[in-house]
RNA sequence: UUCUUAUCAAGAGAGGUGGAGGGAAUGGCCCCAUGAUACCUCGGCAACAGGCUUAAACAAAAGUACUGUGCCAAUUCCAGCAGACUAUAUGUAAUGUCUGAAAGAUAGGAA
Numbered sequence: 001u002u003c004u005u006a007u008c009a010a011g012a013g014a015g016g017u018g019g020a021g022g023g024a025a026u027g028g029c030c031c032c033a034u035g036a037u038a039c040c041u042c043g044g045c046a047a048c049a050g051g052c053u054u055a056a057a058c059a060a061a062a063g064u065a066c067u068g069u070g071c072c073a074a075u076u077c078c079a080g081c082a083g084a085c086u087a088u089a090u091g092u093a094a095u096g097u098c099u100g101a102a103a104g105a106u107a108g109g110a111a
Base pairs, nucleotide, nucleotide: 001111002110003109004108005107006106007105008104013042014041015040016039017038021031022030023029026079027078028077043072044071045070048068049067050066051064052063053062054061076103081100082099083098084097085096
């Protein structure tokens, strides 16, 4: 880097360096000189994989937070593509709601 599996509505702060952008891309909408992205120190959240304990003894389950990541604005910030639903008898229908996909992020496995 590619393929594949799972999850993505919860959660989590201070200081220092530094000086203008950032939130993946597109359109919005937000954050930002009361200091952005990024980097460093300490702290925290979580439980994907390994470890340990209980349990079990094929597999599964619960806990822990030792290790490897990851994360600490907003639902993956919202939307797009497809479908369904929704008004008053019928029909129509998005500014609405839901479902699925696409794209993305994280972890595991494989090449």
The RNA shown here (SAM riboswitch aptamer (S box leader)) has 111 nucleotides and comes from Virgibacillus alimentarius. It was read from a public genome assembly, where an Rfam model found it. The prediction has a mean pLDDT of 81.